[in-house]
RNA sequence: CUCUUAUCAAGAGUGGUGGAGGGAUUGGCCAUUUGAAACCCGACAACCUGCAUUUAUUUUAUAUGUAUCGGUGUCAAUUCCUACAGAGUAAAUAUUAUAUUCUGGAAGAUAAGAA
Numbered sequence: 001c002u003c004u005u006a007u008c009a010a011g012a013g014u015g016g017u018g019g020a021g022g023g024a025u026u027g028g029c030c031a032u033u034u035g036a037a038a039c040c041c042g043a044c045a046a047c048c049u050g051c052a053u054u055u056a057u058u059u060u061a062u063a064u065g066u067a068u069c070g071g072u073g074u075c076a077a078u079u080c081c082u083a084c085a086g087a088g089u090a091a092a093u094a095u096u097a098u099a100u101u102c103u104g105g106a107a108g109a110u111a112a113g114a115a
Base pairs, nucleotide, nucleotide: 002114003113004112005111006110007109008108013041015040016039017038022030023029025083027081028080042075043074044073047071048070049067050066051065052064053063055061056060079107084104085103086102087101088100089099090098
């Protein structure tokens, strides 16, 4: 880097170092010198994992609960909204655009597995 599956409306710092960029990309809209990214510490979470219970069965698997160590991840805003398709609503110059709502998809992120 590619493929498969699952999840993405909850949760988490008034800390230290640092010193101007950040929210993937598009168009928006934002937070930021009252301190961005990054690093450290801390916290959250429960994908893997550990433990306990349950059910089926047999070497294990399902479900539920839990979090002291471990592998990751996460810690503004729903993945901040949006892009593609469909359906609805509103107003108007009347048929194509605008605004808006919903559904699905794409893209992206993370985990586990595979090549």
Predicted 3D model of a 115-nucleotide RNA (SAM riboswitch aptamer (S box leader)) from Clostridium tyrobutyricum DIVETGP. It matches the Rfam family "SAM riboswitch aptamer (S box leader)". Gene Ontology term of the family: regulation of gene expression. RNAcentral holds the sequence, with entries from Rfam and Ribocentre. RNAcentral records the identical sequence in 2 taxa.